The prediction has a mean pLDDT of 78. THF (Tetrahydrofolate) riboswitch aptamer from a Clostridiaceae bacterium, 99 nucleotides, folded computationally. The source organism's lineage runs through Bacteria, Bacillati, Clostridia, Eubacteriales and Clostridiaceae. It matches the Rfam family "THF (Tetrahydrofolate) riboswitch aptamer". On this family, see Ames et al., Chem Biol 2010: "A eubacterial riboswitch class that senses the coenzyme tetrahydrofolate". Its family is annotated with tetrahydrofolate metabolic process in the Gene Ontology. Of the family's consensus pairs, 91% are formed in the model.

RNA sequence: AACAGAACAGGUACCGGCGCGUUAAGUGUCAGGGAAUGGGAGUAGAGUCCCUGAACGAAGAGCAGGACUGCUCGCGGUGCCGGUAUCGCAUCCGCUGUU
Numbered sequence: 001a002a003c004a005g006a007a008c009a010g011g012u013a014c015c016g017g018c019g020c021g022u023u024a025a026g027u028g029u030c031a032g033g034g035a036a037u038g039g040g041a042g043u044a045g046a047g048u049c050c051c052u053g054a055a056c057g058a059a060g061a062g063c064a065g066g067a068c069u070g071c072u073c074g075c076g077g078u079g080c081c082g083g084u085a086u087c088g089c090a091u092c093c094g095c096u097g098u099u
Stems, first nucleotide, its partner, number of pairs: 001099005010087010020076003029054007039093003060073006
């Protein structure tokens, strides 16, 4: 130097645990703003998170007791944590292997 590889943020599916909502928050969509993120740098790269706004939108039932709550079974493109499988490097440096 050439070629190959490992390595990021994260995505998807399944399993387990603990919650939240069912008096509708959350999830998803759109617009604007911001932040973090690798062994290092500079970034948002199929992304992630937070804030604001807009439109859309839902599954409850049973049992117990006096209210109101508790329990159980559901439901929600539901939150967090752990696990398994799989996908995932666009730039430069570094790392591993071969020549």